[in-house]
Description: c-di-GMP-I riboswitch aptamer from a Syntrophomonadaceae bacterium, 86 nucleotides, folded computationally. Its Rfam family is "c-di-GMP-I riboswitch aptamer". Rfam describes the family as follows. GEMM was predicted in a large-scale screen for bacterial structured RNA regulatory elements. A reference for the family is Sudarsan et al. (2008), "Riboswitches in Eubacteria Sense the Second Messenger Cyclic Di-GMP", Science.
RNA sequence: UUGCCGAAAGGGCAAACCUGCCGCAAGGCAGGGGCGCAAAGCCAUGGGUCCAGUUUUGAGGUGUGCUGGAUCGCCAGGCUGCCGAA
Numbered sequence: 001u002u003g004c005c006g007a008a009a010g011g012g013c014a015a016a017c018c019u020g021c022c023g024c025a026a027g028g029c030a031g032g033g034g035c036g037c038a039a040a041g042c043c044a045u046g047g048g049u050c051c052a053g054u055u056u057u058g059a060g061g062u063g064u065g066c067u068g069g070a071u072c073g074c075c076a077g078g079c080u081g082c083c084g085a086a
């Protein structure tokens, strides 16, 4: 000097739950609230999980297939980011 790690400092985000709104639903948004998080910032790209429709049947249910949606605080991946002790 560079790389890895991440103590401290300044802070950041915000689970469950409650209230209101949107949505068929999963779920999302706002306020309160704090379980936790060094990317719990962003991206739905690959999986997983969840919802709706459709398919299959004499009819129904379940399953399978297909279509659309959700979840990044499920995992992986991509992009970006504050500080830098030992």
Stems, first nucleotide, its partner, number of pairs: 012037002017032006035073001041079003045076003048071007056063001